Annotation:
Model confidence (mean pLDDT): 80 of 100. The part of an RNA shown here (large-subunit ribosomal RNA, domain III) has 389 nucleotides and comes from Deinococcus sp. HSC-46F16. Its Rfam family is "Bacterial large subunit ribosomal RNA".
[in-house]
Context: one part of a larger RNA
RNA sequence: GAGUAACGAUAAAACAGGUGAGAAUCCUGUUCGCCGUAAGGACAAGGGUUCCUGGGGAAGGGUCGUCCGCCCAGGGAAAGUCGGGACCUAAGGUGAGGCCGACAGGCGCAGCCGAUGGACAGCAGGUCAAGAUUCCUGCACCGACCACGUGGAGUGAUGGAGGGACGCAUUACGCUAUCCCAAGCCGUGCUAUGGCUAUGCCGGUUGGCGUGUUCAAGGUCUUCAGGGUCAGAAAAUCUACCUGAUACACGACUGAGUCACGUCGGGAGUCCCCUCGGGGACGAAGUGGGAAACGCGACGGUGCCAAGAAAAGCUUCUAAACGUUGAAACGUGGUUGCCCGUACCGCAAACCGACACAGGUGUCCGAGUGUCAAUGCACUAAGGCGCGC
Numbered sequence: 001g002a003g004u005a006a007c008g009a010u011a012a013a014a015c016a017g018g019u020g021a022g023a024a025u026c027c028u029g030u031u032c033g034c035c036g037u038a039a040g041g042a043c044a045a046g047g048g049u050u051c052c053u054g055g056g057g058a059a060g061g062g063u064c065g066u067c068c069g070c071c072c073a074g075g076g077a078a079a080g081u082c083g084g085g086a087c088c089u090a091a092g093g094u095g096a097g098g099c100c101g102a103c104a105g106g107c108g109c110a111g112c113c114g115a116u117g118g119a120c121a122g123c124a125g126g127u128c129a130a131g132a133u134u135c136c137u138g139c140a141c142c143g144a145c146c147a148c149g150u151g152g153a154g155u156g157a158u159g160g161a162g163g164g165a166c167g168c169a170u171u172a173c174g175c176u177a178u179c180c181c182a183a184g185c186c187g188u189g190c191u192a193u194g195g196c197u198a199u200g201c202c203g204g205u206u207g208g209c210g211u212g213u214u215c216a217a218g219g220u221c222u223u224c225a226g227g228g229u230c231a232g233a234a235a236a237u238c239u240a241c242c243u244g245a246u247a248c249a250c251g252a253c254u255g256a257g258u259c260a261c262g263u264c265g266g267g268a269g270u271c272c273c274c275u276c277g278g279g280g281a282c283g284a285a286g287u288g289g290g291a292a293a294c295g296c297g298a299c300g301g302u303g304c305c306a307a308g309a310a311a312a313g314c315u316u317c318u319a320a321a322c323g324u325u326g327a328a329a330c331g332u333g334g335u336u337g338c339c340c341g342u343a344c345c346g347c348a349a350a351c352c353g354a355c356a357c358a359g360g361u362g363u364c365c366g367a368g369u370g371u372c373a374a375u376g377c378a379c380u381a382a383g384g385c386g387c388g389c
Base pairs, nucleotide, nucleotide: 013031014030015029016028017027018026032386033385034384035383040365041364042363043362046345047344050343051075052074053073054072055071056070060068061067080141081140082341083340084339085338087118088117092113093112094111098107099106100105122139123138124137125136126135142337143336144335145334146333147332148331149330150329154322155321159317160316161315162314167304168303169302170301171300173297174296175295178291179290180289181288182287184205185204186203187202189201190200206265207264208263209262210261211260212259215257218254219253220252221251223245224244225243226242227241231239232238269282270281271280272279273278305308351360352359367380368379369378370377371376
């Protein structure tokens, strides 16, 4: 320079009460304003205690501060079923042997590691100040082991075979999530300023599980018998192959969801208590119609060329071995179930940007009314905010 510029989105504040030494800024209340395919909700990554409670005010907070993501202390995170591991493999990595190389080291079959993929048993409600598919309540399920019972001959792999098993575009049907309407039903009241006294206004009108030869669109599948020649590195009753019969229909299996009944929960609201934070008891209706997904049935149909992972779980077959001194399978009962994550933020004041920074940050959900449609636009719901002079 100068007590000058600035105090970080022009979404916006006002009043009353409280606390306190002190209040534009903290708390409570009543209005007002802003977002509402978001400025709401749930995760992943990343962060790491920032979460909750009590206390504090030096510094941090662009002002203030009694307040805070700040400081101090205490507390909080609960899993057989959620995610990961005790399962599988991809790219890639590593790599016994092996090949190469003055050394160092490089390459690499099998194997192993490695999810962003496959496989895999739990839902509803309640609840601390802070956790919940983890605690509690109710009703389930899975694996292993043990006992008992039925059963009465097969069981059995690190091996064989099947399956898992897949593209892109487009599209039909049946549903559901969700939403709308109702002079349907239920509940509580209300009638203002001209009218309305109910047919108006306001609110609600369901979820899990079990049972059922309820109903139901669709989806999947040829099936059976015989043979033993080649093949599946041994074997095989399996696959493959060959022969015959049956076939485009019956049937079997599956099946989103719906309905009925039962049961449990929730439920507008009413009543009671209260230290105003909250706590307790009772608890109605639950129908009819419509719209409708990118979700579900599902591995659907059709078209196209660039021709669209692997392995395990699973099914089946035998080898060794085991088994009538009783295998498999099934039923009942009992026992058991390990390790890691789980608080909180998460389009942000808690992550990446030196900052409480108008930037950046993957996935899912995302209501209503009007507008031809829409995740557009405008206004709103739930919810969240008014951007720290």
NCBI's taxonomy places the organism under Bacteria, Thermotogati, Deinococci, Deinococcaceae, Deinococcus.
The full RNA is in RNAcentral, with records from ENA.